Predicted 3D model of a 371-nucleotide RNA (Bacterial RNase P class A) from a Desulfosudaceae bacterium. A source record names the gene rnpB. Its mean pLDDT, the model's own confidence on a scale to 100, is 75.
[in-house]
RNA sequence: AAAGGAGAGCAAACGAUCGCUGGGGCUUUAGGGCCCUGGAGGAAAGUCCGAACACCGCAGGGCAGGGUGCUUCAUAACGUGAAGUCACGGUGACGUGAAGGAAAGUGCCACAGAAAAUAUACCGCCCCGUUCGCGGGGUAAGGGUGAAAAGGUGCGGUAAGAGCGCACCAGUUCUCCGGGUGACCGGGGAAGCUUGGUAAACCCCACCUGGUGCAAGACCGAAUAGGGAAGCGUUUGAGGGCGGCCCGUCCGAAGCUUCCGGGUAGGUCGCUGGAGAUGCCGGGUAAUCGGCGUCCAUAGAUGAAUGAUCGUUGGCCGGUGAGGGGCAACCCGAUCCGGAUACAGAAUUCGGCUUACGCGCUGCUCUGGCC
Numbered sequence: 001a002a003a004g005g006a007g008a009g010c011a012a013a014c015g016a017u018c019g020c021u022g023g024g025g026c027u028u029u030a031g032g033g034c035c036c037u038g039g040a041g042g043a044a045a046g047u048c049c050g051a052a053c054a055c056c057g058c059a060g061g062g063c064a065g066g067g068u069g070c071u072u073c074a075u076a077a078c079g080u081g082a083a084g085u086c087a088c089g090g091u092g093a094c095g096u097g098a099a100g101g102a103a104a105g106u107g108c109c110a111c112a113g114a115a116a117a118u119a120u121a122c123c124g125c126c127c128c129g130u131u132c133g134c135g136g137g138g139u140a141a142g143g144g145u146g147a148a149a150a151g152g153u154g155c156g157g158u159a160a161g162a163g164c165g166c167a168c169c170a171g172u173u174c175u176c177c178g179g180g181u182g183a184c185c186g187g188g189g190a191a192g193c194u195u196g197g198u199a200a201a202c203c204c205c206a207c208c209u210g211g212u213g214c215a216a217g218a219c220c221g222a223a224u225a226g227g228g229a230a231g232c233g234u235u236u237g238a239g240g241g242c243g244g245c246c247c248g249u250c251c252g253a254a255g256c257u258u259c260c261g262g263g264u265a266g267g268u269c270g271c272u273g274g275a276g277a278u279g280c281c282g283g284g285u286a287a288u289c290g291g292c293g294u295c296c297a298u299a300g301a302u303g304a305a306u307g308a309u310c311g312u313u314g315g316c317c318g319g320u321g322a323g324g325g326g327c328a329a330c331c332c333g334a335u336c337c338g339g340a341u342a343c344a345g346a347a348u349u350c351g352g353c354u355u356a357c358g359c360g361c362u363g364c365u366c367u368g369g370c371c
Stems, first nucleotide, its partner, number of pairs: 001367001003365002006362002009359002012313007020039008041343001045354002048352005053213004065209005070084005085099001086097004100204002105202002107198003122143002124139006151169006170194002172191008217269004227260006239251004274296001276295008316339004323332003
């Protein structure tokens, strides 16, 4: 210099003007007005996990269903995190992994191939027979097919062959020693034991697991209609209109008034202050835990506020390129001009995961150049 890989961050600052919204205060008959003060994120997103909280269900136990699946630790909990183990990928930094069981059972393995798993002989090889076309038998060593072919190499053996026998190598099972909390690792021994793959196929094993979600749920509660009770009334005129009352007049052939209770609209609460953040010390490799101190301990709207404009500064992008560095390729870069403002927007709360996205920072790896 170039390519790559990991980690931890920020998400502009200040001022002015005009607004929106929660709370408090003052004021106004009221509508309202004035002042003070709080007002989005690292993901508020997806709503994928785990909890708090609320209601429903539930004696206890079991089945079914669902979920998880290497180890140890962390945590309120988790399918999350940390540190490890193993496998795979990468020259490497590092990354990825639903990573128990295929020797419990069942199923499946396209095409090709003789054969895809206890069955099999297409070519070839060997033996026997032969009418010389071939037929019967043996054989998985050789060829061929396939993603995958019944351990590999060699020697012996044989008619030809074959773990058929032996040596070495690989694996499996059993076993011993050492290390580790453990997954597992290192070393030794025995047995010809050689067993295809697939469980994000059924299944088996171990562990976990009730459902619905703040539109949960609690309280207050109209008008109209309907329910119940009581009273008045049906020609002896209840009730209504004529501005309040009386008279009067008109309408009015039947309901009217009061009370009670349930629900709806609507309103209030739930509703926003701790499984908090951070500095130091201590335990721990770490996640994280403990102690002391400090800080905030309040955004809580509901047809849903948290904004807009301008100015200055900083950062970014594009151009310009004074000047500087280098043998060179090329690199750094003052100044000036212009431009844009990433992803995105709380809705009960919290811990995670995933996805979207601008910028700069610090280690690390590989390759090349120079000293």